[in-house]
RNA sequence: GGGCCCGUAGUGUAGUGGUAACAUACGCCCUUGGCAUGGGCGAGACCGCGGGUUCGAUUCCCGCCGGGUCCA
Numbered sequence: 001g002g003g004c005c006c007g008u009a010g011u012g013u014a015g016u017g018g019u020a021a022c023a024u025a026c027g028c029c030c031u032u033g034g035c036a037u038g039g040g041c042g043a044g045a046c047c048g049c050g051g052g053u054u055c056g057a058u059u060c061c062c063g064c065c066g067g068g069u070c071c072a
Stems, first nucleotide, its partner, number of pairs: 001071007010024004018055001026042005048064005
């Protein structure tokens, strides 16, 4: 330098045009003599950045940035 894949709550992932979900972590409550486990409720991501297409973009297209992998 070129090809391909990835970037979404603190962390790990889903979602592939129409209100962003799950697990875990976190807070509160129930259960206990107390802790753990278990149950219930809640807060938390404008989806890496900038453009384009569209009535509408996390999703499709282009560029950039970052990570991984292969080739040179």